Source information: A computed fold for a 504-nucleotide part of an RNA from an uncultured bacterium, annotated as small-subunit ribosomal RNA, 5' domain. Model confidence (mean pLDDT): 83 of 100. It matches the Rfam family "Bacterial small subunit ribosomal RNA". The RNAcentral record of the full RNA draws on ENA.
[in-house]
Context: one part of a larger RNA
RNA sequence: GACGAACGCUGGCGGCGUGCUUGACACAUGCAAGUCGAACGACGAAGCGGACUUCGGUCCGUGGAAAGUGGCGAACGGGUGAGUAACACGUGAGCAACCUGCCCCUGACACUGGCAAAACAGUUGGAAACAGCUGCUAAUUCCGGAUACGACCUCGCACGGCAUCGAGCGAGGUGGAAAGCCCCGGCGGUCAGGGAUGGGCUCGCGGCCUAUCAGCUUGUUGGUGGGGUGAAGGCCUACCAAGGCGACGACGGGUAGCCGGCCUGAGAGGGCGACCGGCCACAUUGGGACUGAGAUACGGCCCAGACUCCUACGGGAGGCAGCAGUGGGGAAUAUUGCACAAUGGGCGCAAGCCUGAUGCAGCAACGCCGCGUGCGGGAUGACGGCCUUCGGGUUGUAAACCGCUUUCAGCAGGGACGAAGCGAAAGUGACGGUACCUGCAGAAGAAGCACCGGCUAACUACGUGCCAGCAGCCGCGGUGAUACGUAGGGUGCGAGCGUUGUCC
Repeated sequence: GACGAACGCUGGCGGCGUGCUUGACACAUGCAAGUCGAACGACGAAGCGGACUUCGGUCCGUGGAAAGUGGCGAACGGGUGAGUAACACGUGAGCAACCUGCCCCUGACACUGGCAAAACAGUUGGAAACAGCUGCUAAUUCCGGAUACGACCUCGCACGGCAUCGAGCGAGGUGGAAAGCCCCGGCGGUCAGGGAUGGGCUCGCGGCCUAUCAGCUUGUUGGUGGGGUGAAGGCCUACCAAGGCGACGACGGGUAGCCGGCCUGAGAGGGCGACCGGCCACAUUGGGACUGAGAUACGGCCCAGACUCCUACGGGAGGCAGCAGUGGGGAAUAUUGCACAAUGGGCGCAAGCCUGAUGCAGCAACGCCGCGUGCGGGAUGACGGCCUUCGGGUUGUAAACCGCUUUCAGCAGGGACGAAGCGAAAGUGACGGUACCUGCAGAAGAAGCACCGGCUAACUACGUGCCAGCAGCCGCGGUGAUACGUAGGGUGCGAGCGUUGUCC
């Protein structure tokens, strides 16, 4: 000098930040991922409009709630740092070995049929969670047929490269597409090529400690055939060979998420990796796959373990390292708040719905910055305190007193920007009656903490008597202690000041 700090004393205001560093301990409760009726069937309340009316109401249209089929999303966003010394990360390359939903551009197409199963109805079992059976049905669900540049196989032509090879043209063969909805105008579907974005894989180099770890390795190292993948590869498998790594530190052990950066330092360097941003890993522990463009999936599924809960004892349910909050651990770390108004995200043609992302508010001097606690005058240098050589000195212009001002806080009146957008219009701001402006009253409501032997700025008195105590180092204290305690005075900083811890 610095800090995600803590502790002691003290504490007026504002702005901007920051706030479980410990038990990746356990979690009550609420919320954190839905949306689409312009894909579909069924149902169809209130209200509104229309028709009829025996004035009771009936019918049609519109409107819509809970659920279901279907689509997209749920792989983003948010959390944490356990594991990991590794192509995990950083940086620079490569992929002639790869994928990419939604989005953009280009070209072509969308023809013709069919079968189901939810919801629903009936029924059965169960305490429940839920499950079974029978029957009916729609679709942008599912399955055929047709057509199709491209795919795969064979042949031919010609070009290029980086070894395997790459792109192009022509012929033959094989098998492969589509979906409609709304009806002004739109929103979609399929195939192919390109782009963009996002990802996957490989390699060079770089960044911890330990030799009181010296040898390590059998899918091990390489090859051939095969399998697997979107894709190269011992990734996996069979066979063959016997290799591969290592004092330039293999293997083992310990520690650790990595980086942009942050702190310090003149720099070189050293330390750190909170907040913010990028990447990685994890989601009660371990294992597994499914769906999907994408996961081996925090708020999905299955199995096993531990734990907790419900139970009619047969069987079930759960996973806060999301936001709040609770217990516990700890020196120590906040509200079970408001709003989708803005920004961003998901769905939707849209209106809109959802969004503990986010925007805000609350708590905490935890940090940084700013402001205030008044300003000017005022000497018989009052009273009091302390000291005294008893003359006085000092506190001290300090107070009183006189004049002035009113920041901040307080009260009252006015009162936003952020709003672009959306909506036919009316209208639409959580923050917030906040910021800000104006007015009012009155010096009025607002100062402490540490230190004063030397280092180191600041000295006396009393008490104590190697006691009580102080102390960062040197060292103070055993009767006159500037070093302990108290007081007066002083010094330093100031809404803070000290102490402790850690790093330079």